[in-house]
Context: one part of a larger RNA
RNA sequence: UCAUGGCUAAGGAACUAGGCAAAUUAGAUCCGUAACUUCGGGAGAAGGAUCCCCCUGGCAACAGGGGCGCAGUGAAAAGGCCCAAGCGACUGUUUACCAAAAACACAUGUCUCUGCUAAGCCGUAAGGCGAUGUAUAGGGACUGACACCUGCCCGGUGCCGGAAGGUUAAAGAAGGGGGUUAUCUUCGGAGAAGCUCUUGACUGAAGCCCCGGUAAACGGCGGCCGUAACUAUAACGGUCCUAAGGUAGCGAAAUUCCUUGUCGGGUAAGUUCCGACCUGCACGAAUGGUGUAACGACUUGGGCACUGUCUCGGCCAUGAGCUCG
Numbered sequence: 001u002c003a004u005g006g007c008u009a010a011g012g013a014a015c016u017a018g019g020c021a022a023a024u025u026a027g028a029u030c031c032g033u034a035a036c037u038u039c040g041g042g043a044g045a046a047g048g049a050u051c052c053c054c055c056u057g058g059c060a061a062c063a064g065g066g067g068c069g070c071a072g073u074g075a076a077a078a079g080g081c082c083c084a085a086g087c088g089a090c091u092g093u094u095u096a097c098c099a100a101a102a103a104c105a106c107a108u109g110u111c112u113c114u115g116c117u118a119a120g121c122c123g124u125a126a127g128g129c130g131a132u133g134u135a136u137a138g139g140g141a142c143u144g145a146c147a148c149c150u151g152c153c154c155g156g157u158g159c160c161g162g163a164a165g166g167u168u169a170a171a172g173a174a175g176g177g178g179g180u181u182a183u184c185u186u187c188g189g190a191g192a193a194g195c196u197c198u199u200g201a202c203u204g205a206a207g208c209c210c211c212g213g214u215a216a217a218c219g220g221c222g223g224c225c226g227u228a229a230c231u232a233u234a235a236c237g238g239u240c241c242u243a244a245g246g247u248a249g250c251g252a253a254a255u256u257c258c259u260u261g262u263c264g265g266g267u268a269a270g271u272u273c274c275g276a277c278c279u280g281c282a283c284g285a286a287u288g289g290u291g292u293a294a295c296g297a298c299u300u301g302g303g304c305a306c307u308g309u310c311u312c313g314g315c316c317a318u319g320a321g322c323u324c325g
Base pairs, nucleotide, nucleotide: 001320002319003318004317005316006315007314008313010311011310014309019306027051028050029049030048031047036041038145052067053066054065055064056063057062068072080304081303082302083301084300085299086298087296088295092104093103109142110141111140112139113138114137120129121128122127146291147290148289149288151221152220153219156218157217158214159213160212161211162210165209166208167207171203172202175199176198177197178196179195180194183190184189222240223239224238225237226236249283250280261277262276263275264274265273
């Protein structure tokens, strides 16, 4: 000096990104216990008292009386607690070896496919899973307990339905053109049938175009100008565009750039925090919206208790190292 322990006057978070680490608390019995709440909880809430020995009573728990010590769960073992907010309902799961979470899952809800040789999936196939199940079943997608709810848009994309018209493949094919040559010939050429090359009107399904439906399908949910008897603001009006112009609720938010917005609370002092406001750069309704008891080795702010975290150091023990030998 390092590591691991123990103690420490006065103060008690002044440390620090942050009470990280440490300390406090701790058992049993009795008393007592708030908001809130899904009435189960919250709750071991919080906060107190007692615990040893002797005598009497009692089966005992215990009750009454007395005694000693600084100290009676006399050593060890053995919850610190409270308030408020965010997120996720919860118990679970996860990056084996830097992330345990607000991520995943979840019960619930909704949409959709599937009538059984089911759909879907594995396999070249045979075959298998689904399932020795049968729509209260099975597959896919989204959401994510519960409570209150879930607005408008089908123009685009997707999906479903429709079949009148347009377009359209292979295939079929009337007709046309060419090659070949029996034959004819005025010797220039013409040219049947067959074979063959080519062209091709017309017929021709799904699909697409087209017509409807569908948003808990993918998604989307405006601008400018004017107006009230102070001012300000605009219930109101005008106009342009759109498929429709964001409803309820929430809002400087895990979302707010300007921004340490403004006001209030807490502090002597608060870029964080809590409550409001709304000017939402760029919230918003199952890509769910807003709440919410309980829960959380989650995140944020505050407080009590407690402490060597600190003011600011000191001492001790054990081990290592270092110096000398």

Predicted 3D model of a 325-nucleotide part of an RNA (large-subunit ribosomal RNA, domain IV) from a marine metagenome. RNAcentral holds the full RNA, with entries from SILVA. The coordinates come from a structure-prediction model, not an experiment, and the mean pLDDT is 87.